[in-house]
Context: one part of a larger RNA
RNA sequence: GCCAACGAGUUACGGUAUGCAGCAAGGUUAAGUAGUUAAGCUACGGAGCCGCAGCGAAAGCGAGUCUGAAUAGGGCGAUUUAGUUGUAUGCCGUAGACCCGAAACCGGGUGACCUAUCCAUGAGCAGGUUGAAGCGGAAGUAAAAAUUUCGUGGAGGACCGAACCCAUGUCUGUUGAAAAAAAGGCUGGGAUGACUUGUGGAUAGCGGAGAAAUUCCAAUCGAACUCGGAGAUAGCUGGUUCUCCCCAGAAAUAGCUUUUUAGGGCUAGCCUCAAAGUUAGUGAUACGGAGGUAGAGCACUGAAUGUCCUAGGGGCCCUCACCGGUUACCGAAGACUAUCAAACUCCGAAUGCCGUAAUCAUAUCUUUGGGGAGUCAGACUAUGUGUGAUAAGAUUCAUAGUCGAGAGGGAAACAGCCCAGACCGUCAGCUAAGGUCCCUAAGUACAGGUUAAGUGGAAAAAGGAUGUGGGAUUGCAUAGACAACUAGGAUGUUGGCUUAGAAGCAGCCACUCAUUUAAAGAGUGCGUAAUAGCUCACUAGUCGAGUGAUCCUGCGCCGAAAAUUACCGGGGCUCAAACCUGUCACCGAAGCUACGGCUUACUGAUAGUAUUUAUAUUAUUGGUAGGGGUAGGGGAGCAUUCUAUACGGGCUGAAGUCAUACCGAAAGGAAUGGUGGACUGUAUAGAAGAGAGAAUGUUGGC
Numbered sequence: 001g002c003c004a005a006c007g008a009g010u011u012a013c014g015g016u017a018u019g020c021a022g023c024a025a026g027g028u029u030a031a032g033u034a035g036u037u038a039a040g041c042u043a044c045g046g047a048g049c050c051g052c053a054g055c056g057a058a059a060g061c062g063a064g065u066c067u068g069a070a071u072a073g074g075g076c077g078a079u080u081u082a083g084u085u086g087u088a089u090g091c092c093g094u095a096g097a098c099c100c101g102a103a104a105c106c107g108g109g110u111g112a113c114c115u116a117u118c119c120a121u122g123a124g125c126a127g128g129u130u131g132a133a134g135c136g137g138a139a140g141u142a143a144a145a146a147u148u149u150c151g152u153g154g155a156g157g158a159c160c161g162a163a164c165c166c167a168u169g170u171c172u173g174u175u176g177a178a179a180a181a182a183a184g185g186c187u188g189g190g191a192u193g194a195c196u197u198g199u200g201g202a203u204a205g206c207g208g209a210g211a212a213a214u215u216c217c218a219a220u221c222g223a224a225c226u227c228g229g230a231g232a233u234a235g236c237u238g239g240u241u242c243u244c245c246c247c248a249g250a251a252a253u254a255g256c257u258u259u260u261u262a263g264g265g266c267u268a269g270c271c272u273c274a275a276a277g278u279u280a281g282u283g284a285u286a287c288g289g290a291g292g293u294a295g296a297g298c299a300c301u302g303a304a305u306g307u308c309c310u311a312g313g314g315g316c317c318c319u320c321a322c323c324g325g326u327u328a329c330c331g332a333a334g335a336c337u338a339u340c341a342a343a344c345u346c347c348g349a350a351u352g353c354c355g356u357a358a359u360c361a362u363a364u365c366u367u368u369g370g371g372g373a374g375u376c377a378g379a380c381u382a383u384g385u386g387u388g389a390u391a392a393g394a395u396u397c398a399u400a401g402u403c404g405a406g407a408g409g410g411a412a413a414c415a416g417c418c419c420a421g422a423c424c425g426u427c428a429g430c431u432a433a434g435g436u437c438c439c440u441a442a443g444u445a446c447a448g449g450u451u452a453a454g455u456g457g458a459a460a461a462a463g464g465a466u467g468u469g470g471g472a473u474u475g476c477a478u479a480g481a482c483a484a485c486u487a488g489g490a491u492g493u494u495g496g497c498u499u500a501g502a503a504g505c506a507g508c509c510a511c512u513c514a515u516u517u518a519a520a521g522a523g524u525g526c527g528u529a530a531u532a533g534c535u536c537a538c539u540a541g542u543c544g545a546g547u548g549a550u551c552c553u554g555c556g557c558c559g560a561a562a563a564u565u566a567c568c569g570g571g572g573c574u575c576a577a578a579c580c581u582g583u584c585a586c587c588g589a590a591g592c593u594a595c596g597g598c599u600u601a602c603u604g605a606u607a608g609u610a611u612u613u614a615u616a617u618u619a620u621u622g623g624u625a626g627g628g629g630u631a632g633g634g635g636a637g638c639a640u641u642c643u644a645u646a647c648g649g650g651c652u653g654a655a656g657u658c659a660u661a662c663c664g665a666a667a668g669g670a671a672u673g674g675u676g677g678a679c680u681g682u683a684u685a686g687a688a689g690a691g692a693g694a695a696u697g698u699u700g701g702c
Base pairs, nucleotide, nucleotide: 001702002701003700004699005698006697011095012094013093014092015091016090017089018088019087020086021085022084023083026050027049028048032044033043034042035041036040054061055060064076065075066074067073098239099238101236105229106228107227108226109225110224116203117202118201119200120199121198122197123196124195125193127160128159129158130156134152135151136150137149138148139147164190165189166188169186170185171184172183205221207217208216209215214223242637243636244635245634246633247632253268254267255266256265257264269375270374271372272371273370274368275367276366277365281362282361283360284359285358286356287355288354289353295347296345297344301341302340303339306336307335308334312330313329314327315326316325317324378403379402380401381400382399383398384397386395387394408419409418410417423597424596425595426594428593429592430591434587435586436585437571438570439569443584445583446582447581448580449579450578456573463558464557467555468554469553470552471551472550473549474548475547476546484542485541486540487539488538490515491514492513495509496508497507521536525534526533598627599626600625601624602623603622604621605620606619607618608617609616610615611614638691640688641687642686643685644684645683646682647681648680649679656675657674658673659672660671662669663668
């Protein structure tokens, strides 16, 4: 890992609701006793319980009673009668209470053969080296001593190094040397000591021991192991076994949760089932209301621009002081002017909300604090706000949609976008969104434009540009424009000043003048040290028809850099297969239609059955409306084992098992044949150890 078997809402006692049954203003027995055909049944048994009356704390009174001084008011009752016993089912409570699962807590015991420390008594330490004290001799000294030296001596948590003890580094080793910190090799530390070791003994878990590390106390140690309390508890995780039908089938919200921490719970909301009430419900149209949002405004509250005017203040002058004068200062209030506001409003919509009556459409709606739930992490999209950075696939609200719980078609792929809500079948038709060159179903469709950028085909700004289409305004132009070419572009004068120089052209000044002219600036740029030189404005000629400027607008261009290979899905596309405008076809879904079938609810008809004769129920056959679905509620069934009753089957072959194109809407059920070799079925009731694929499930097999 696979296969097989086992494996999870049970039982008892209470409560409550509903169904059924009995009796009914009553209902019912419990223990027990007796009988008997004995896991039982029948009879007796009325103790007790519930109901028929309530109120009060109670005495108590009683259709009333309590409070109270009250004959008042008020509270709870009556005036409105159905209960009770049994049984089945749903749910709740108490119990382990659907199953498995802790870490832990407490109690009683068992452990010091491992290991820690201690006690008693024993044992062990090759060999080599060093050479302390002490002692003796000698030197030393006048003699001593200190001291030195020689010898002797044999000390030491001394030195080297086996046994022995340990374990520093490293290698081998994970089908090992080894079933789990340790074996082997090399290397290393101690090796007369705080040494090592045998045997016996001591210390015990709320404890012991500890040269101290949360270290050891039998491969277990921040509190051993074992048995018990014990099925501890688990607001947590995982698992929880057959089928079909109905739902107008959810929620991810509000409040509370002071032994509460937000992934739990309670109540409400939203779902379902039952009963009752009925037309209350919903939408559209019309009419009538309340309101202070969007917008707007500045009349209030505040913010805030400039000017005027001016109380007051500051500066300066004068003054002993007062008074006074003055001002490029500040400036309340006021006037005019330009503005702003979620917590401003003189104003003020659209929607939405509430109500009314009628009509139309639709099919809900309410109640019973009735039975049963689940939900309390929501997600994105659009719109309106807040927070944030007018960031976020961010976050908090509101309204709507979708997903959640929704399949199908489109968006290449893509919960939340667009279209559309899947009962089943059909090799039928029509459409939606979206598409129609090929991949790929359907137009290489039609008409008119635009784009040249592969723009289209991710998105993008300020800014830039004789890209190109459309529109408007305007200048010049056959008295010849624009462009190009030829020629001129002069004189007073080198204007004045400045300056080394300043001559059109460093700079300053000037109503920048005047002359000759077809025209020519006291000069548009390049240039020189300054001149010179080139050029422009301006003019003539050649040429011969358009040429400039500005604005609005369509589509394009640049601006444009990112990390796996590309952002048209690809091929490929340019009077498109791109974009804009218009038109007609076609394709396209589980949508709609057609035909057939199943089923649910309601409502008819026909036939039958039951009785209390006006209801219930069954079958057949019509009509109308439905049949996506998680949590969840409700309904109807299938299968398994056993029991009772009835009827069967079986060695002329039961169960089981293998095969098969049969039947049923499903769970499932037959039939035939093989195998097998002794049990087993059908109907109606009843009772459950009653359905497995999942639980790191349990056991077995491979």